[in-house]
RNA sequence: UCAGAGGGUCGGGCGGCCGCGGGCACCUUCGGGCGCGCGAGGAAAGUCCGGGCUCCGCGAAACGACGGUGCCGGGUAACGCCCGGCGGGGGCGACCCCAGGGACAGUGCCACAGAGAGCAGACGGCGACCGCUUCGGCGACGCCAUGGUGAAAGGGUGCGGUAAGAGCGCACCGCGCGCCCGGUAACGGGGGCGGCACGGCAAACCCCACCGGGAGCAAGACCGAAUAGGGACGGCAGAGGGGCCGCCCCAAAAAGUAUUACUUUUUGAGGAACCCCAUGGGCUUCGUUUCAGCUCGUCGUCCGGGUUGGUUGCUGGAGGCGGCGCGCAAGCGUCGUCGUAGAGGAAUGGUCGCCCAUCUUCCCGCAAGGGGAGUGGACAGAACCCGGCUUACAGACCCUCUGACAUU
RNA sequence: GCACCCAUAGCUCAGCUGGAUAGAGCAUCAGACUACGAAUCUGAGGGUCGGGCGUUCGAAUCGCUCUGGGUGCACCA
Numbered sequence: 001u002c003a004g005a006g007g008g009u010c011g012g013g014c015g016g017c018c019g020c021g022g023g024c025a026c027c028u029u030c031g032g033g034c035g036c037g038c039g040a041g042g043a044a045a046g047u048c049c050g051g052g053c054u055c056c057g058c059g060a061a062a063c064g065a066c067g068g069u070g071c072c073g074g075g076u077a078a079c080g081c082c083c084g085g086c087g088g089g090g091g092c093g094a095c096c097c098c099a100g101g102g103a104c105a106g107u108g109c110c111a112c113a114g115a116g117a118g119c120a121g122a123c124g125g126c127g128a129c130c131g132c133u134u135c136g137g138c139g140a141c142g143c144c145a146u147g148g149u150g151a152a153a154g155g156g157u158g159c160g161g162u163a164a165g166a167g168c169g170c171a172c173c174g175c176g177c178g179c180c181c182g183g184u185a186a187c188g189g190g191g192g193c194g195g196c197a198c199g200g201c202a203a204a205c206c207c208c209a210c211c212g213g214g215a216g217c218a219a220g221a222c223c224g225a226a227u228a229g230g231g232a233c234g235g236c237a238g239a240g241g242g243g244c245c246g247c248c249c250c251a252a253a254a255a256g257u258a259u260u261a262c263u264u265u266u267u268g269a270g271g272a273a274c275c276c277c278a279u280g281g282g283c284u285u286c287g288u289u290u291c292a293g294c295u296c297g298u299c300g301u302c303c304g305g306g307u308u309g310g311u312u313g314c315u316g317g318a319g320g321c322g323g324c325g326c327g328c329a330a331g332c333g334u335c336g337u338c339g340u341a342g343a344g345g346a347a348u349g350g351u352c353g354c355c356c357a358u359c360u361u362c363c364c365g366c367a368a369g370g371g372g373a374g375u376g377g378a379c380a381g382a383a384c385c386c387g388g389c390u391u392a393c394a395g396a397c398c399c400u401c402u403g404a405c406a407u408u
Numbered sequence: 409g410c411a412c413c414c415a416u417a418g419c420u421c422a423g424c425u426g427g428a429u430a431g432a433g434c435a436u437c438a439g440a441c442u443a444c445g446a447a448u449c450u451g452a453g454g455g456u457c458g459g460g461c462g463u464u465c466g467a468a469u470c471g472c473u474c475u476g477g478g479u480g481c482a483c484c485a
Base pairs, nucleotide, nucleotide: 001404002403003402004401005400006399007398008397009396010395012355013354014353015352016351017350018349020039021038023036024035026033027032041379045390046389048388049387050386051385052384053216054215055214056213057291060290061289062288063287064286066212067211068210069209070208071085072084073083074082075081086100087098088097089096090095101207102206106205107204108201109200110199123147124146125143126142127141130139131138132137155173156172157171158170159169160168174196175194176193177192179190180189181188182187220312221311222310223309230303231302232301233300234299235298236297240277241276242275243274247271248270250268251267252266253265254264255263256262257261280296281295282294283293305484306483307482319338320337321336322335323334324333325332326331356377359374360373361372362371363370364369409481410480411479412478413477414476415475418434419433420432421431427465436452437451438450439449440448458474459473460472461471462470
C1' cells in the first nucleotide's frame, strides 16, 4: 500500500425567527394573554422469547392435555439470551457457521432409477468341479472384487489367499465394547478385545430429561353520569329427605237435607306453595379432581338498552457513567456521581444564515492537491416498564488482529 | 396497545400425514360450427406456490425470519 477479520462510538453542529405538547409562576374582561424551563431511538419497529406489575382464591395441590427447550460448565430476576469450553464443518490465516439428546422402546417413510432399498440382491459380468451338447455353448452351482442405477448398495486402503472371490487371514485407518490416565463435565489420550454385528430420516409420529397455571395497562382501583336488573335459547335439575296453620284433590266413616245426589265434620293418603336439612350450581379466563372459603336462581351464548367523563395505575429503574477489587469472559461486589417525555389518537416541526460530511460539474495543476457553483442529510418515531433476539439503516470515526507485496 | 388468522394461474379455490409433468372452474387466445355474432365443441398458453435462509437425497407441504393483507377485543346495568 492492497485485500480482509473481529469489536466499539456517532448518526449532522451552532445561531436567529415562527410554531406544537405537557409542567410551573403571574395577569385576566374567564375568551385568553405573557414569562421560565423541559420535550424520541439505537433500533422507540416486528411482537419472536423472558421477567416485573395487576387481576383471577394466597397459584395452593395433583393428574392429564397442550406448548416449548435439548453437547458441557458458568452468568442472570428469568430466558430459546450472553460468556467460556467440547465435538463437527469451512477458510492459507485473523476468524466464521452448526435446533448439536435418543434410530438395539415402538410405529412409519426411503419416490424415480436400479437385479437388489432394509431379516439385502444376481442384470451385465467372473469362475474350478458336475450334467447335457449340434462343440458355438446351455443348465446347475459358487461369488460380489468389477460395470451400471441411485442421495444412500451391509466398513476403507494395501498385501496374502482363491477356480473366481469374499474380514477368508494379516497390517494400518474407521467402528463397537471393557480397562487405565487427564479433565468439574462435555470430551480427549493410551493400550486391550471383537472380524464388523448396529444404513438414513425424530425442523415424521414418538421416547427420555427439564421448563411453563391463565389473562393482560383496553390488566386493575376510585368517583360521577345515563339506561329497560329487558328478551330468547341452553346447562345444573323441572332431582332427594323431613316438617307444616291454611288451600286443592282422592278414599272411607258419621251427621243433615229433597231416596240415586249434595253439603258439613272427622280420619287417612297425595299434590302445589312455604320452612329446614343434605345435595347441587357458580366463583381460578384449557379439562378433571382435591382442599379452603364466599354466594345462591345462578351460569353460559346471542339480541336489545345506556355512556364515550374525571382521578389513579405512570414512570427512580434488575437505571446510566466513572474509580477500585474479584473473574479468561459474560458478569458480580463496593464507593462516588448524574437525573425533569409521560401525552391519551397522540406534541418534539418549519424556515433562513454559517460550518461539517456526501454526490454532480467546471477551472488551475505533470501529480498530490487547491478553488468556484449546484445538490442535499440513512432507517425510522415513545403510548405500563425492563432484559434479550430479529429486522431496517446514507454515511463518518476509532481500536485490535490476519494475509500478500514493497522498503529499511 | 393486545390477541389471532391468511397468502397457490388474471379471478375464485383444491393439493399442504414431504416424492418431481402443481390441478379444477371462470376468464384469455386459436380453430370448428354460422351469412355474422352469442351459445356449444376441440385445442393451446399462462405459476420464481408472497420473498429469503435452513432441515432433508428431495419442500407448495416441515422450521425460522421478513413483507403484504385481514379479523376480534372499551366500560355500565
This is a predicted complex of two RNAs, RNase P RNA and transfer RNA, with 485 nucleotides together. Rfam match: Bacterial RNase P class A. Rfam classes the family as a ribozyme. About the family: Ribonuclease P (RNase P) is a ubiquitous endoribonuclease, found in archaea, bacteria and eukarya as well as chloroplasts and mitochondria.